[in-house]
Context: one part of a larger RNA
RNA sequence: ACCUCUUUAAGGAACUAGGCAAAAAAGCGUGCGUAACUUAGGAAUAAGCACUGCCCUGCAUUUAUGUAGGGCCGCAGCAAACGUCUAUCAAGCGACUGUUUACCAAAAACUUAGGUCCCUGCUCAAAGCGCAAGCUGAGGUAUAGGGGCUGAUGCCUGGCCAGUGUCAGAACGUUAAGGGGAGAAGUCAUCUUGCCGUAAGGUAAGGGCAGCUUUGAACCGAAGCGCUGAUGAACGCCGGCGAUAACUAUAAUCGUCCUAAGGUAGCGAAAUCCCUUGUCGGGUAAGUUCCGACCUGCACGAAUGGCAUAACGACUUGAUAACUGUCUUGAAGAGGUACUCGGCGAAAUUGCAAGACCCGUGAAGAUGCGGGUUACCCGCAGCUAGACGAAAAGACCCCGUGAAGCUUUACUACAACUUGGUAUUGUGUUAAGACUUGUUCUGUUUAGAAUAGGUGGGAGUGCCGCCGCAAGGCGGUACAACAGUGAAAUACCACCCUUAGUAUUUUUUAACACUAACUUUCAGCCGUGAUCCGGCUAAAGGACAGUAUCUGGUGGGUAGUUUAACUGGGGCGGUUGCCUCCUAAAAGGUAACGGAGGCGUUUACAAAGGUUGGCUUAGUCCCGAUGGUCAUGGGACUGGACGUGUAAUGGCACAAGCCAGCUUUACUGCGAGUCCAACCAGACAAGCAGUCGCGAAAGCGGAACAUAGUGAUCCGACCAUUCAAUGUAGGAUGGUGGAAGCUCAACGGAUAAAAGCUACUCCGGGGAUAACAGGCUAGUCUUGCCCAAGCGUCCAUAGCGACGGCAAGGUUCGGCACCUCGAUGUCGGCUCAUCACAUCCUGGGGGUGAAGAAGCUCCCAAGGGUUCGGCUGUUCGCCGAUUAAAGUGGUACGUGAGCUGGGUUCAGAACGUCGUGAGACAGUUCGGUCUCCUAUCUACUGCGGGCGUUCGAAAAUUGAGAGGACUCUUUCCUAGUACGAGAGGACCGGAAAGGAUAAACCUCUGGUGUACCGGUUGUUCUGCCAAGGGCAUCGCCGGGUAGCCAAGUUUAGUCAGGAUAAACGCUGAAAGCAUCUAAGCGUGAAGCCUACCUCGAGAUUAAUUUUCGUUAUAGGUUCCCCUGAGACUAAGGGGUUGAUAGGCGGUAGGUGUAAGGCCAGUAAUGGUUUAAGCCGAGCCGUACUAAUUACCAAAUG
Repeated sequence: ACCUCUUUAAGGAACUAGGCAAAAAAGCGUGCGUAACUUAGGAAUAAGCACUGCCCUGCAUUUAUGUAGGGCCGCAGCAAACGUCUAUCAAGCGACUGUUUACCAAAAACUUAGGUCCCUGCUCAAAGCGCAAGCUGAGGUAUAGGGGCUGAUGCCUGGCCAGUGUCAGAACGUUAAGGGGAGAAGUCAUCUUGCCGUAAGGUAAGGGCAGCUUUGAACCGAAGCGCUGAUGAACGCCGGCGAUAACUAUAAUCGUCCUAAGGUAGCGAAAUCCCUUGUCGGGUAAGUUCCGACCUGCACGAAUGGCAUAACGACUUGAUAACUGUCUUGAAGAGGUACUCGGCGAAAUUGCAAGACCCGUGAAGAUGCGGGUUACCCGCAGCUAGACGAAAAGACCCCGUGAAGCUUUACUACAACUUGGUAUUGUGUUAAGACUUGUUCUGUUUAGAAUAGGUGGGAGUGCCGCCGCAAGGCGGUACAACAGUGAAAUACCACCCUUAGUAUUUUUUAACACUAACUUUCAGCCGUGAUCCGGCUAAAGGACAGUAUCUGGUGGGUAGUUUAACUGGGGCGGUUGCCUCCUAAAAGGUAACGGAGGCGUUUACAAAGGUUGGCUUAGUCCCGAUGGUCAUGGGACUGGACGUGUAAUGGCACAAGCCAGCUUUACUGCGAGUCCAACCAGACAAGCAGUCGCGAAAGCGGAACAUAGUGAUCCGACCAUUCAAUGUAGGAUGGUGGAAGCUCAACGGAUAAAAGCUACUCCGGGGAUAACAGGCUAGUCUUGCCCAAGCGUCCAUAGCGACGGCAAGGUUCGGCACCUCGAUGUCGGCUCAUCACAUCCUGGGGGUGAAGAAGCUCCCAAGGGUUCGGCUGUUCGCCGAUUAAAGUGGUACGUGAGCUGGGUUCAGAACGUCGUGAGACAGUUCGGUCUCCUAUCUACUGCGGGCGUUCGAAAAUUGAGAGGACUCUUUCCUAGUACGAGAGGACCGGAAAGGAUAAACCUCUGGUGUACCGGUUGUUCUGCCAAGGGCAUCGCCGGGUAGCCAAGUUUAGUCAGGAUAAACGCUGAAAGCAUCUAAGCGUGAAGCCUACCUCGAGAUUAAUUUUCGUUAUAGGUUCCCCUGAGACUAAGGGGUUGAUAGGCGGUAGGUGUAAGGCCAGUAAUGGUUUAAGCCGAGCCGUACUAAUUACCAAAUG
C1' cells in the first nucleotide's frame, strides 16, 4: 500500500454525475390505527403508536397457550444467529405476471389479454414446407383457421382517394406467341430484241408461268397497361400572403393565391423546443435538474393510435424524513497479502547497451547528436513522471476499379403467380362471325310508259285453251321488237358487278349437353387382420382441371453485379471536351478548386463563297430651310478609335471593312516540302493533270480575316464497285471505296444495358490523408508602444482616446499536413503539483479631476496566499454566503501503466425530423466490460553493502554545497487626534487576539484499543446443581491501560544586518546655467544575500581537532537477550564487573463488589462476607530463567 472486515468525538450528503457504497429503520409476533386516489377488487402489513425477558398467583382451555394482577434484574429482553430488508411525496414510460442481447445493454424493447383490418365456404380452405410424392393447417369448418397493425381499462379515433398500393369493372385504345397470307424479292421453262453467223447455232440485254426459297401487310388474337370507380385501424398527406375593433395589443371578420385536402378533439419548452438556463409561479440561502402553468408546436396529434388512468416495476427523474466515515478529515484495530527466511517455481517483453540533467539541434517532443552541468561501485523496499512503456499489422478517417450483409420506382436474370396458343383431347346441339359453292334478290340524276346494274347474243318469248304420238300448228293474252327518250333500251338467253337473304362446305368464337380420356384425401367389396397401394363395382366431376411446351404480364421472393475521378482529408458544392487572353519569367512550352470570357454553330443561287470593278468607316468642331444631341449636304481635324455573322487576342486602308456586275473552285485525281507532335490525331502547302468561274489581261479561285463549332474502335443499315461467290450459272453473303447513325458531354469513348445503406460489419493498406496532441505560421486573438482628432465645465494626454501606424506573445478560432494510423487513450472532475508574470491580495513607490477615508491609473515586486456551497457531465457561466484576495496563463487544452467514467464515441431501445426504403441527424432520451497481484532502464522517495579517503581505530567538529521556512487578518492605544462645513476619519508608531499552514508530542479532552474487566441471548460440552469452557462478526452490548492518533496540547513565521528595484536625494560637469550621473556619495520593498531550521567531507579538492593502539593489542563483527528502532539490513540498549527481556513481588491504572458460605424471599432475585475478585503493554524492585562458548584485526618503522 492492497483485499475482506470492526469501531469512531463534533457535524450529518456539506461527498458525488448520482446517497454509489455503507449505515439505519422495519422485522407476516400481539394490540390499536390507517389518507389521497380507485377499475370499489384495491391502495394496505399504507403511514403511525405501544408491547415483547425472568418469577409468582388468579381465570379460561384438551395440551400448547391466551389473558389479568403482582414482583425481579440489566445500558439494553424478536438482547446472539438465520431470514426478510427503509418509508413517504411527486413526475415520465410501459397497464399488469411474463420474455430478451449464454460472455459489457433486463429496459421505455418483445410478448400479452383486448381492438380492428385483410384472406379463407373445404372435390388439397386460405396460409406454410417440399422438385415431386406427400405433410402441417385439422381428423378443425367462419363463435373456425391464417396474416397485418395496435396493445389492459376509460373517453375517443377528425379531413384528404390527387400520388402509390389493393379490390372491382369492362365499352374503347394499345398489346405476345399463334393463326392469316394481300403483296414483294430471288431463281426459272418459255418468249422478245440486238449482235455474230449462209445456216445450225452462239452471245448480250429485257420480260417472265409453275415450282422452290426468302420476306411479309390487313385481319383474328388473352392477361396486363391505359381507362372508370371504390377503398385510410391501406402506404401516406394534412398551406401561404395582406388588411381589419373608439388607448395599445390582439383579431371573431375580410381579401387573395395555391392545394387532393389544408391538423379537428386532446395534449404541448414534452423520452418530441433549435434559439433556450423561453417567461411566470412553487420548492432551495442559492435550482441549466424537478413540479405547476403559458403557447411563440425549429419539427405533437389521433390504432406508425391521441389523451387520461387505479394497480404493478432490480425502469428513469425530482424532493423529504430517518440514517450514517460518502464527506469536513482523517484515525485506530482484526484477518489475508505485500516484506524476511525455507521449499517449489511461471509469463508477457527483449536491435544493441558501458542506459543522468539542462539548453540547443534534429523526420519538427533526445539516455544514445552539440555545448555545458552533475555524478565513487553494487543492491533492497517503494513510487509511477518518461522510456512517444507492454498488449492487439487502429475499430475513427481516407484509399482499394477489395469483401460481405441489407434496401429500393439501380441494371440484368431466375423462382413463384398469372395470361393465351398447342399437346394430352373425344361426341353433339344451338347461336354468332368468316370463307367456298349453289340459289333467290337488290340497283331511282335528267329524259323516257318507268326504279335502265354492266357487257354480249337476240326477233321473238312466257302463260292459257284446242288439235297432234311427236315435231309442230291455231286462237287468246302479257311483254318485246318498231317508234320515242336517253350516254346506254327494254322480251328472252349467257357471263359478271353490287347489296341483302337463304342453303351448304370448311373454320372461328360463345353457350349448353353427353361420356369414353383424365381427376376424386371418409361409397362398397376383395387381396387383408391394413386410414397405404392395387383390382372390381357404384357415384361425383369431366374434355375442364392438372401436367408439358411456346408466349405476354407481374415479380427485391431469390441471385449476380454496378453505383466515376479531380479534390489543400473525405463528403456537400464545383469541374471534366474544344477556342481566346492574362498568369508565362520578351523563342516555343509551362501548374493551381489562379483571374476573365466563349463554343457544341452560322451563311448558297437576290450569300456572309469566287472573281472583276469601285468606295471609306468612326468621333469632334464649323457652315447650311423646316432640323433639334442625333436624318441629308459642304468643310476642317484626329487616324484606324468604325467595321469584321459569333468570345477574346492577333490582324486588316494595297484593305481581310462597304457597294455593285457576272458567277459556283463550298471542284475531281495527286502532291515536293514543312509546322506541330509520345502515339492516335492536327495544321500549312508550291507545283502537275482534268474541268470550270471571273477578268481585256497579268492573274485569282480546291469556301468563309485567322484561331472554337467536336467523338477513336466495334456494330448494323445506305450508296458505289472491272472484287470473291464452296460442283456450274445466278445469287444470299462478304470485301473494297464513300458518306450517314453516339450531350459514348466523366467528351482517348470499360457494357447494348446499372442506384443506395451499413453504428451488425470485415479484409488489405496509409501518418502518401482527416479527428487529439506536438511542430511551422500568426490572418484571427491577447498585450504593449507611437501619432493625437476628440471626450473630460475650461484643459489632447487625472482618466479615456477615433482614423491610422509599429512591435511582442504563442493561451483562442484558424491555415499548413512535417513525426506518429504493425495505436501518441479523447472532455470534465478528484489527487498531486510545478513554472511564467501581462500581479487578484499582501509589500515599496510616481501621478491624480489625491482634503481625510475610499478610489482610479502607472512603475517595482512572483516571498507567501488566492473560500465553501446551489444548478448543470460540464470547462465556462449564473446565483447564495464569505474573504485581504477569491489572479491570468503554460506544463501532450500538466496529471487514466495515479483514480473516476457523468459527457462524447460501438452493439439494444424510443421521440422529433429527413429518406419509397435499408437507414441517417455537432438533435434529444434511457442503458451500456477503463486490461497488467508482479516496473527491466531513467527519474524520484527511502534504506543498506563494497571500496576509497595512503597505519589502524574511537569520538568531536568545520561547512563547500543542498533543501525547508518566509503568511495574512481583526481589535485596541496613539486618537475621535491630523484632515474636514459636516458626515466621516488617517499616515507613522506601539500592543493584543485570531485564521490558515507546518512541525513535534500524548499531560489534559477524546477516538481506537480482536491485551483486559463486566453484563447478556442461543446452543453445546465439563455426569447433574452451581460455576465455567467452546461457537455464533471480538456473538451482541457497556467500559477501557499502554501504544498509535486529532478534533487535543505545545511550538514556529519574528527581530536584525548587507547589497539592491521602482522611486527619492547630495555634490557635479560634458553644455560658465540647469541637471540624482557621466566620475563620486546616499535613502529605499513581503523581493535578493545573510540571519532561522534540517541534511551535509564520495566537498575522489575525500577536510580539521582530540584520544587510543602497535606483536597481540586499540577496536570490532559474527553470535546471544532485546526495543526507544525496524520490510530486510541498519540504528539504539544490554550480554554475568549484568536489571536487556521473560518470570516473580509490589504498584499507578482498568473493570466494578468474584467464587464459596450465610441470611431474606414461594420464586425470580436481593443482602452480607467485599471497594471484592480478575487484569495490569506503564512504573519500582528482584538474577529465578536466558544473554554460553568461540572469533577477526594492519603499513612504514
Molecule: large-subunit ribosomal RNA, half B
Organism: Candidatus Buchananbacteria bacterium